Transfer RNA from a Candidatus Heimdallarchaeota archaeon, 75 nucleotides, folded computationally. It matches the Rfam family "tRNA". It is annotated as a transfer RNA. Gene Ontology term of the family: triplet codon-amino acid adaptor activity. The coordinates come from a structure-prediction model, not an experiment, and the mean pLDDT is 82. NCBI's taxonomy places the organism under Archaea, Promethearchaeati, Candidatus Heimdallarchaeota. The sequence was found in a public genome assembly.
RNA sequence: GGGGUAUUAACUCAGCCUGGUUAGAGUGGUCGGCUCAUAACCGAUCAGUCACCGGUUCAAAUCCGGUAUACCCCA
Numbered sequence: 001g002g003g004g005u006a007u008u009a010a011c012u013c014a015g016c017c018u019g020g021u022u023a024g025a026g027u028g029g030u031c032g033g034c035u036c037a038u039a040a041c042c043g044a045u046c047a048g049u050c051a052c053c054g055g056u057u058c059a060a061a062u063c064c065g066g067u068a069u070a071c072c073c074c075a
Stems, first nucleotide, its partner, number of pairs: 001074007010027004020058001028046006051067005
């Protein structure tokens, strides 16, 4: 220098292909239940500019372009 993959909740990830309901799961935090008590378990609850900028569209996490960061491959 060229190519590819990833970026979504505090953490780990799904959803993206094929645009449309309110954006989800597990873990975690908080509160409560249970227990003599702790853990485990159960219930409720907290939490998102969907990396950023722009474009297309009635409508974008999703499609297109650019940028940033991380990783991989080629040279």